[in-house]
Molecule: c-di-GMP-I riboswitch aptamer
Organism: Gammaproteobacteria bacterium
RNA sequence: AGCCGACAAAGGCAAACCUGCCCAAAGGCAGGGACGCAAAGCCACGGGUCCUCGUUUCCUCCGCGACGCCAUCAGCAACGCCACGAAGGGUCCCAAGACCGCCGGGUUGCCGCC
Numbered sequence: 001a002g003c004c005g006a007c008a009a010a011g012g013c014a015a016a017c018c019u020g021c022c023c024a025a026a027g028g029c030a031g032g033g034a035c036g037c038a039a040a041g042c043c044a045c046g047g048g049u050c051c052u053c054g055u056u057u058c059c060u061c062c063g064c065g066a067c068g069c070c071a072u073c074a075g076c077a078a079c080g081c082c083a084c085g086a087a088g089g090g091u092c093c094c095a096a097g098a099c100c101g102c103c104g105g106g107u108u109g110c111c112g113c114c
Stems, first nucleotide, its partner, number of pairs: 004112002012037002017032006035101001041107003045104003048099003052095001054093001057090004062085001063081003068076002
């Protein structure tokens, strides 16, 4: 110096969950707590995932119109809605945001069975 990583030594980090605070949310910060981690240090650079706005399209329900049913009233109602509108859900694309403890990449670094 390099690869590698032990039931080594010294130290480090801290998932879920709980509490408090911040955020529209994803998520973040602090304290507690340890499932794990040899880069679970750092950088959102590529992919990915999550959230939200917009958007494409579809579905549901309502609404509106209406072929028609009905002796009438009342009622029902195929179908349509780019002739209008609302809510909820899925989906395409896009943008802002988030995650480095999803994978890859970059970068720095402790120890030493090797």